[in-house]
Record summary
Model confidence (mean pLDDT): 82 of 100. The RNA shown here (transfer RNA) has 72 nucleotides and comes from a Candidatus Nanoarchaeia archaeon. The source organism's lineage runs through Archaea, Nanobdellati, Nanobdellota and Candidatus Nanoarchaeia. Rfam family: tRNA.

RNA sequence: GGGCGUAUAGUUUAAUGGACAGAAUCUCGGGUUUCGGCCCCGAGGAUGGAGGUUCGAUUCCUCCUGCGCCCG
Numbered sequence: 001g002g003g004c005g006u007a008u009a010g011u012u013u014a015a016u017g018g019a020c021a022g023a024a025u026c027u028c029g030g031g032u033u034u035c036g037g038c039c040c041c042g043a044g045g046a047u048g049g050a051g052g053u054u055c056g057a058u059u060c061c062u063c064c065u066g067c068g069c070c071c072g
Stems, first nucleotide, its partner, number of pairs: 001071007010025004018055001026044006048064005
């Protein structure tokens, strides 16, 4: 330099083009407990960036960026 794949909460991950983007874990608060842990209830937190297609994009297309693999 060329090609392929991939990018969603702090982390691991779901979502047929149409639900308020859903869980687990995590953090915080409460309950329980003599205190803590376990457990139960609640709350917080996410679609890498810019365009395009579409009535509607996490999903499809293009470019960029990061990461991984292959070729030279």
Source information: RNAcentral records the identical sequence in 2 taxa.